[in-house]
Context: one part of a larger RNA
RNA sequence: UGACGGGGGCCCGCACAAGCGGUGGAGUAUGCGGUUUAAUUCGAUGCUACGCGAAAAACCUUACCAACCCUUGACAUGGGGGUCGCGGAUUCCAGAGAUGGAUUCUUUCAGUUCGGCUGGACCCCACACAGGUGCUUCAUGGCUGUCGUCAGCUCGUGUCGUGAGAUGUUGGGUUAAGUCCUUCAACGAGCGCAACCCUCAUCCUUAUUUGCCAACAGGUUAUGCCGGGCACUCUGGAGAAACUGCCGGUGAUAAGCCGGAGGAAGGUGGGGAUGACGUCAAGUCCUCAUGGCCCUUAUGGGCUGGGCUACACACGUGCUACAAUGGCGGUGACAACGGGAUGCAAAGGGGCAACCUGGAGCUAAUCCCCAAAAACCGUCUCAGUUCGGAUUGUUCUCUGCAACUCGAGAGCAUGAAGUUGGAAUCGCUAGUAAUCGCGGAUCAGCAUGCCGCGGUGAAUACGUUCCCGGGCCUUGUACA
Numbered sequence: 001u002g003a004c005g006g007g008g009g010c011c012c013g014c015a016c017a018a019g020c021g022g023u024g025g026a027g028u029a030u031g032c033g034g035u036u037u038a039a040u041u042c043g044a045u046g047c048u049a050c051g052c053g054a055a056a057a058a059c060c061u062u063a064c065c066a067a068c069c070c071u072u073g074a075c076a077u078g079g080g081g082g083u084c085g086c087g088g089a090u091u092c093c094a095g096a097g098a099u100g101g102a103u104u105c106u107u108u109c110a111g112u113u114c115g116g117c118u119g120g121a122c123c124c125c126a127c128a129c130a131g132g133u134g135c136u137u138c139a140u141g142g143c144u145g146u147c148g149u150c151a152g153c154u155c156g157u158g159u160c161g162u163g164a165g166a167u168g169u170u171g172g173g174u175u176a177a178g179u180c181c182u183u184c185a186a187c188g189a190g191c192g193c194a195a196c197c198c199u200c201a202u203c204c205u206u207a208u209u210u211g212c213c214a215a216c217a218g219g220u221u222a223u224g225c226c227g228g229g230c231a232c233u234c235u236g237g238a239g240a241a242a243c244u245g246c247c248g249g250u251g252a253u254a255a256g257c258c259g260g261a262g263g264a265a266g267g268u269g270g271g272g273a274u275g276a277c278g279u280c281a282a283g284u285c286c287u288c289a290u291g292g293c294c295c296u297u298a299u300g301g302g303c304u305g306g307g308c309u310a311c312a313c314a315c316g317u318g319c320u321a322c323a324a325u326g327g328c329g330g331u332g333a334c335a336a337c338g339g340g341a342u343g344c345a346a347a348g349g350g351g352c353a354a355c356c357u358g359g360a361g362c363u364a365a366u367c368c369c370c371a372a373a374a375a376c377c378g379u380c381u382c383a384g385u386u387c388g389g390a391u392u393g394u395u396c397u398c399u400g401c402a403a404c405u406c407g408a409g410a411g412c413a414u415g416a417a418g419u420u421g422g423a424a425u426c427g428c429u430a431g432u433a434a435u436c437g438c439g440g441a442u443c444a445g446c447a448u449g450c451c452g453c454g455g456u457g458a459a460u461a462c463g464u465u466c467c468c469g470g471g472c473c474u475u476g477u478a479c480a
Stems, first nucleotide, its partner, number of pairs: 001480002003477003007474007015464002019428005026320006033313001034311002042053002064306003068302003073129001077128002079125006087106003091102004109119003131295002134293003140289002142284003145280001147278001152191006158167003171182003197272004202240002205237003211230002216227001218225001243266001246260005322421001326380006338369003343362002348357003387418001392413007434456007
């Protein structure tokens, strides 16, 4: 000087408390451990691994296993020789396919000094080499997590100390903040904080193939449907507005704090992006790049089938429930973000339904995908039930070369556990929790996951003694 203390002081944070809803019990989805296996590819492992890499494992992916094949190789550059097209499509034979053999058709490259001369393509040969998701993240770059959006981390000059170092950065107030004020052997500065950026909330202006009967006129069973118009809504652009600016109190006449006015918004207005010096030899050699080591008829390459989907068990994260604030049937409103030409698909028709048919319209503020909870009416009456839906049987639908291992969905039948969950433990302070549906990426098909969107919409916070994490000052130390 740090680090640590079941030392002290001050102060923060959904840290506790006050509340609301969960997890832990059940079924199931998914990930991990373990076990099994020819293989169940690999990585991630307290917080900071475990719906994580994977924003899609039937083939492919795929790295794993078995079998069958290839060896200058699926891919790049260079040398020699040969062919002149390469490519595309068709048919046949062997084969699981890769591949090997045969066959037909189509096209017949560019430049040119008309010389296979140059380029280009393919084949053959030999060698340099290719190739490796092989090892090492404890050789590395890059990227990332975490402490933590915590308020800290440092430097120049000066001063003090033999020196390590100290001072500044401490003290008194204050703040979300090393934020600001003040004091002071310090005076200044940098990286952080804040602001500048995006978005939501108000108004003005501008633009008008969305919106409007607002005003005028026409038409319809009805509808912005038509003429017409940009007033309003909305959308895109440009601005204004919030600064403790004003008033009162308090404070040290400071910084600030408390209350009030006006205002769409008030003291950082809400949300986001933004992550200092560093810590964990944290994570990643399987994104990529890369040192070293290793393989080179194989640890490289191709292909078929299998596996990653196994199942005495254990754990994490979700979903669905256990019901009446509910289930079922009927009637029948109201969104936003987005997506859509190998696509989104309306009306109409068929089917109990999944779906099929159909194809209007849409290069999309124009057309389509497109709501549910809520509300109203009826029924059920506390029961393992008209709760709950696992499991199983069967018949189908869709995607796809192909749903056996191993997809999703529908109908009928079946109707399991489950009556609110031990010890323990998690999230959340407002348009939040809870609850309801919708969209998107990935994607042929497949979502209870992820990333977003809107609808309905609470309770509680006395307070900081205690648990956890953190900041500043101080103190002790046989630790560095």
Source information:
RNAcentral holds the full RNA, with entries from ENA. The part of an RNA shown here (small-subunit ribosomal RNA, 3' major domain) has 480 nucleotides and comes from an uncultured prokaryote. It matches the Rfam family "Bacterial small subunit ribosomal RNA". The family is grouped with related families in Rfam's "SSU clan".